Annotation
Model confidence (mean pLDDT): 81 of 100. This is a predicted structure of a 716-nucleotide part of an RNA (large-subunit ribosomal RNA, domain II) from Methanothrix sp. The source organism's lineage runs through Archaea, Methanobacteriati, Methanobacteriota, Methanomicrobia and Methanothrix. Rfam family: Archaeal large subunit ribosomal RNA. Rfam links the family to the GO terms ribosome and structural constituent of ribosome.
Context: one part of a larger RNA
RNA sequence: ACCAGGGAGUGCAUAUUGGCGGCGAGGCUAAUUCUUUAACAGAGGAAGCCGUAGCGAAAGCGACAAGCGCGCAUGAAAAGAGGCGCGACGUAUACAAGUGCGUGCAGUCGCCCGUAUGCGACCCGAAGCCGGGCGAUCUAGGCGCUGGUAGGUCGAAGCGUGGCGAAAGCUGCGUGGAGGAUCGUUAGAGAUGUUGAUAUGCAAAUCGCUCUCGUGACCUGCGUCUAGGGGUGAAAGUCCAAUCGAGGUCGGAAAUAGCUGGUUCCUCCCGAAACAUAUCGCAGUAUGACCUGGUCUGAGAUAGUCGGCGGAGUAGAGCACUGAUUGGGGAAGCCGGACCCGAAAGGGUCUGUUCUCUUGUCAAACUCCAAAACCGCCGUCGUCGUAGAAGACCGGCAGUCCGGGCUGGGGGGUAAGCUUCUAGUCCGUGAGGGAGACAACCCUGACCGUGGUUAAGGUCCCCAAGUAUCGGCCAAGUGUCAACACUUAAGGGUGUCCUGGGUCAUAAACAACUGGGAGGUUAGCUUAGAAGCAGCUAUCCUUUAAAGAGUGCGUAACAGCUCACCAGUCGAGAUCCAGGGCCCCGAAAAUUGACGGGGCUAAGCCGAUUACCGAUACCACGGAGCACCGCAAGGUGAUCUAGUAGGGAGGCGCUCUGCGUGGGCAGAAGCAUCUCUGUAAAGAGGUGUGGACCGCGUAGAGACGAAAAUCCUGGU
Numbered sequence: 001a002c003c004a005g006g007g008a009g010u011g012c013a014u015a016u017u018g019g020c021g022g023c024g025a026g027g028c029u030a031a032u033u034c035u036u037u038a039a040c041a042g043a044g045g046a047a048g049c050c051g052u053a054g055c056g057a058a059a060g061c062g063a064c065a066a067g068c069g070c071g072c073a074u075g076a077a078a079a080g081a082g083g084c085g086c087g088a089c090g091u092a093u094a095c096a097a098g099u100g101c102g103u104g105c106a107g108u109c110g111c112c113c114g115u116a117u118g119c120g121a122c123c124c125g126a127a128g129c130c131g132g133g134c135g136a137u138c139u140a141g142g143c144g145c146u147g148g149u150a151g152g153u154c155g156a157a158g159c160g161u162g163g164c165g166a167a168a169g170c171u172g173c174g175u176g177g178a179g180g181a182u183c184g185u186u187a188g189a190g191a192u193g194u195u196g197a198u199a200u201g202c203a204a205a206u207c208g209c210u211c212u213c214g215u216g217a218c219c220u221g222c223g224u225c226u227a228g229g230g231g232u233g234a235a236a237g238u239c240c241a242a243u244c245g246a247g248g249u250c251g252g253a254a255a256u257a258g259c260u261g262g263u264u265c266c267u268c269c270c271g272a273a274a275c276a277u278a279u280c281g282c283a284g285u286a287u288g289a290c291c292u293g294g295u296c297u298g299a300g301a302u303a304g305u306c307g308g309c310g311g312a313g314u315a316g317a318g319c320a321c322u323g324a325u326u327g328g329g330g331a332a333g334c335c336g337g338a339c340c341c342g343a344a345a346g347g348g349u350c351u352g353u354u355c356u357c358u359u360g361u362c363a364a365a366c367u368c369c370a371a372a373a374c375c376g377c378c379g380u381c382g383u384c385g386u387a388g389a390a391g392a393c394c395g396g397c398a399g400u401c402c403g404g405g406c407u408g409g410g411g412g413g414u415a416a417g418c419u420u421c422u423a424g425u426c427c428g429u430g431a432g433g434g435a436g437a438c439a440a441c442c443c444u445g446a447c448c449g450u451g452g453u454u455a456a457g458g459u460c461c462c463c464a465a466g467u468a469u470c471g472g473c474c475a476a477g478u479g480u481c482a483a484c485a486c487u488u489a490a491g492g493g494u495g496u497c498c499u500g501g502g503u504c505a506u507a508a509a510c511a512a513c514u515g516g517g518a519g520g521u522u523a524g525c526u527u528a529g530a531a532g533c534a535g536c537u538a539u540c541c542u543u544u545a546a547a548g549a550g551u552g553c554g555u556a557a558c559a560g561c562u563c564a565c566c567a568g569u570c571g572a573g574a575u576c577c578a579g580g581g582c583c584c585c586g587a588a589a590a591u592u593g594a595c596g597g598g599g600c601u602a603a604g605c606c607g608a609u610u611a612c613c614g615a616u617a618c619c620a621c622g623g624a625g626c627a628c629c630g631c632a633a634g635g636u637g638a639u640c641u642a643g644u645a646g647g648g649a650g651g652c653g654c655u656c657u658g659c660g661u662g663g664g665c666a667g668a669a670g671c672a673u674c675u676c677u678g679u680a681a682a683g684a685g686g687u688g689u690g691g692a693c694c695g696c697g698u699a700g701a702g703a704c705g706a707a708a709a710u711c712c713u714g715g716u
Stems, first nucleotide, its partner, number of pairs: 001716006011119006018112006026050003032044004054061002064087001067086004074079001088103006122262002125259001129252004134247001140226006147219002149216001151183003154179001158175007188213003193209002196207002228244001230240002265651006275288005290399001292396001294394001300384003304381001306379006316369001317367002322363003327358006335352007403427010432443003447623007457613003460598003466610001468609006479600002491585003495582010512569005518542003523537003548563001552561002624641002626637004652705001654702010670689008
């Protein structure tokens, strides 16, 4: 891993809703007794419980078997069980007022389903806590009694002797043999490195090489002592039997777990919430909101269309108010500031400030204005409704209280697949088609089957359908991407196309070429010089078709070249400004690489037209469910049939029991296989095997259904 078998809402007590049944102003027995049985069962047993009257703290007092009206079903109407509204009554309070509770009678017992509470309480799961006993054959330390330690090296004290010295003493040589001395694979003990080997090992700590100690606080055998909040510890929270920041074992014990996982057959109907409040509350719970089932009631309801009359103050816009805010002009000149003149008085300039004119901008908490949408009322046309709508009330029972995406509108934030609100929608709980793949983007809400038509999106090939038609644009493989991660911007382009406007132009423009481009004069000043052209000032006049007291180069200064300007040649557009479309630059990332790919100059982009493809959408046909009508047979089909958590309804199967009724050695169950039936759980039949039991109907009982739990046991 696979297969088989096992494996999770149960029992008792109490409470309560609903259903069914018995009796009914009453209902019921409990313990227990008697009789009897295989078991059952039968008869006694009101002690007690609930109900029949309430109100009041209490003393205490103590209520409609109907006075009036409405009204559903029904009915021609009158009426009208239930029901509703008044009125009346009991009681408490200070009243006859007001207020609270109660009054025109329904309970009780049993069974069944649901639920709650207590117990292990659907099942499995802690780490832990407490108690009693067991452990020092491992290991730590102590104590008692044993055993062990090759061979070398160094050479302390002491002693002998020589020398020196007055002496104390110093010193040479020898002797001597000290030491937690030294070397050492002696034995023995240890464990530094290799981070070697091994790592389903030889081994739940080993093997190899290397390394440390090796007369000592040494090593070691046996015996003995210390015990779990305790021991022992040259101290590492070490060690206390492969177990230690509190041993192991049995018990309390099914500890508790607001946490994780799991929780077993089918079909049908409905179908959420991720919000509010409270909480030692934030992984929980309670109440409300939202779901579901049932009951009561009895006539209107309404998301739509159009019209009318109103409302309001958003988008936008504006500056009339409140504020912010650019430049200029004028007025005032009291007050504030700076500066100037003056001995002072005082005067003057600028500015703030105020008023006014003009110009240019802003506002969630500004508004002289003001939409579209929206809201209210009335009317109109619709839609739903006595086949019971809408709303309300009562009761059972849930789940939910981590939400998320998008669009519009806000707050916070530089921003975020950010955060926090809000209206709607979708995912959540939604399948199908499209977007390459892709919860929430586009299309569209899946009862089943068959056939067709479309939506979004597409139609060269992968790949169903146009190598469709008409017009324009792009030359960058730009592009071939609705949005979302398709990343792209400010800023640029004499790339190209289009639009609008200005100016010049057959009295000839623009460009090009040919010619002219002069005189006063070298203007004046300055300067060494300054002659169009270093600088300053001025910038005239004349001749002219035209020609600057000079546009640029140039010279030391001149000269020289050139331009403005004019004529000629030529002959039709030229030039400037603004805007738009496509395109280009701006444009940088790490393995080779992405338009989904191939590829494409359209099979790209913009505009127009037409055909086709394309879904569980729509249509047609057949069938089922469900709802409704009906005693039934049967009928109707408008609105219906997606669905997690969850609520409700009806069924299938397994084992056993009572009653009834069947099958079986002429072959039961089981097993294998084939065929058929039912929407499904499932059921029926044939054949083979097998060799003795097994069904069906009805009523009941349950240790009743397996794919999951790192589930348990076994097998392979």